The RNA shown here (FMN riboswitch aptamer (RFN element)) has 112 nucleotides and comes from a chicken gut metagenome. The coordinates come from a structure-prediction model, not an experiment, and the mean pLDDT is 84. The RNAcentral record of the sequence draws on MGnify.
RNA sequence: UUUCAGGGCGGAGUGAAAUUCUCCACCGGUGGUGAUAGUCCACGAACUGCCAGUUAUGGCAGCCGAUCCGAUGAAAUUUCGGUACCGACGGUUAAAGUCCGGAUGAAAGAAA
Numbered sequence: 001u002u003u004c005a006g007g008g009c010g011g012a013g014u015g016a017a018a019u020u021c022u023c024c025a026c027c028g029g030u031g032g033u034g035a036u037a038g039u040c041c042a043c044g045a046a047c048u049g050c051c052a053g054u055u056a057u058g059g060c061a062g063c064c065g066a067u068c069c070g071a072u073g074a075a076a077u078u079u080c081g082g083u084a085c086c087g088a089c090g091g092u093u094a095a096a097g098u099c100c101g102g103a104u105g106a107a108a109g110a111a112a
Base pairs, nucleotide, nucleotide: 001112002111003110004109010024011023012022013021025098026097027087028086029043030042031041032040038085039084047062048061049060050059051058052057068082069081070080071079089101090100091099
């Protein structure tokens, strides 16, 4: 410098109205690690505030969810078995991890 870099509502019920509620189902960014991680450690994004700037935007700070038990083993909150839990902001005929939007964006980082 170039390229890449987030997945998921299917069925049933109620209702005037729900992919938003209820039951079942489904999904899991990046690096690390004595052994493979949504839940360990760290990071990014998002969100909030302050500062700079005409704007675009940049800098700094803050905030930042959630698992246990058993088995194997030299070693695993990472595997296997079981059980549980978590998920930004704005929008919406009705409350959203899964729909729409900022975003054809940005970025931890990866590859060449």